[in-house]
RNAcentral holds the full RNA, with entries from ENA. A computed fold for a 252-nucleotide part of an RNA from a Bacteroidales bacterium, annotated as large-subunit ribosomal RNA, domain VI. It matches the Rfam family "Bacterial large subunit ribosomal RNA". Its family is annotated with structural constituent of ribosome and ribosome in the Gene Ontology. Model confidence (mean pLDDT): 87 of 100.

Context: one part of a larger RNA
RNA sequence: CGUUGGAAAUUUGAGAGGAUCUGAUUCUAGUACGAGAGGACCGAAUCGGACAGACCUCUAGUGCACCUGUUGUGGCGCCAGCUGCAUCGCAGGGUAGCUACGUCUGGAAGAGAUAAGCGCUGAAAGCAUCUAAGCGCGAAGCUUACCUCAAGAUGAGAUUUCCUUUAAGGGCCGUUAAAGACUAUGACGUUGAUAGGUCACAGGUGUAAAGGCAGUAAUGUCAAAGCCGAGUGAUACUAAUUGCCCGUAAAC
Numbered sequence: 001c002g003u004u005g006g007a008a009a010u011u012u013g014a015g016a017g018g019a020u021c022u023g024a025u026u027c028u029a030g031u032a033c034g035a036g037a038g039g040a041c042c043g044a045a046u047c048g049g050a051c052a053g054a055c056c057u058c059u060a061g062u063g064c065a066c067c068u069g070u071u072g073u074g075g076c077g078c079c080a081g082c083u084g085c086a087u088c089g090c091a092g093g094g095u096a097g098c099u100a101c102g103u104c105u106g107g108a109a110g111a112g113a114u115a116a117g118c119g120c121u122g123a124a125a126g127c128a129u130c131u132a133a134g135c136g137c138g139a140a141g142c143u144u145a146c147c148u149c150a151a152g153a154u155g156a157g158a159u160u161u162c163c164u165u166u167a168a169g170g171g172c173c174g175u176u177a178a179a180g181a182c183u184a185u186g187a188c189g190u191u192g193a194u195a196g197g198u199c200a201c202a203g204g205u206g207u208a209a210a211g212g213c214a215g216u217a218a219u220g221u222c223a224a225a226g227c228c229g230a231g232u233g234a235u236a237c238u239a240a241u242u243g244c245c246c247g248u249a250a251a252c
Stems, first nucleotide, its partner, number of pairs: 001152001005163007015149004021049007033038001051106005059100004066093005071086006110144003117137004169246004173189005194239003197235005203228003211222004
């Protein structure tokens, strides 16, 4: 821009894409078969491999704004206590998120038309014959079925609701995240929990400083302490103010 008034929501599915894998073991059954040796079809069940999708409860990794220990050196006048720099200084852990080595799930079953093939009925050709007329069975293949996208499918579909006038609706702007390069998308804007803060909890680290007590002291203890990024919930304390713009047509 189009879809022949303008919107919001829910959809149909022409069409397109994805997937389609496979092993072992057990039962049937040491049965059928076979002199024996050996050893099934059909059917049922269990456990796997590779591949694919989703997720983070568990396990594990990362986690340079979390916690702790510690070396050298500089600074805060000194002690104590902090702090800068040294690969995040080094080291030990680690929330959320993101991940796999982790967890869950998938290939199925079914239907239709068939291939090779196997048949029924059956003449030409009194027989025979799956074929000439007619009718069946039959594959990981074909059409479906399963998953995803999909009306620019210009063949532009359908349904429901709203708007008949500064309308319905949308945007700008702001707070933002499950979204994200930007845009877009989603949530929210006081009729408010959208983000921050605060409080509580979960979780991480591992028992802060100061002081008291014990000890000559190192140190221990009062103390599960103190601190804390992303998590969960609550709470209007702060910021989402006030406003502006587009839209406003056609047919009857």